RNA sequence: CGGGAUGUAGUUCAGUUGGUAGAACGUUCGGUUCGGGACCGAAAGGUCGAGAGUUCGAGUCUCUCCAUCCCGA
Numbered sequence: 001c002g003g004g005a006u007g008u009a010g011u012u013c014a015g016u017u018g019g020u021a022g023a024a025c026g027u028u029c030g031g032u033u034c035g036g037g038a039c040c041g042a043a044a045g046g047u048c049g050a051g052a053g054u055u056c057g058a059g060u061c062u063c064u065c066c067a068u069c070c071c072g073a
Base pairs, nucleotide, nucleotide: 001072002071003070004069005068006067007066010025011024012023013022019056027043028042029041030040031039049065050064051063052062053061
C1' cells in the first nucleotide's frame, strides 16, 4: 500500500426481510437460610465505534473515518 472480517448492556453474544433494542453471566434489592452458597422474584444498566446520506422510519442499506484481527505485497 491492496483485499477481507469484526465493532450492540460491565462481560460473552443474538437481533437473518428496514418497523417499539434482547438473552445468558455479572451487579443491586427482596425472599429462602443461624450465616453463606445454591435456588426463586424484581430492578438498574445501551443513544448499537464516530460522522454523513437514503427513507415516513436505519443496529440493519450506501459513503467517509477510527480501533482490533486475518491474508497478500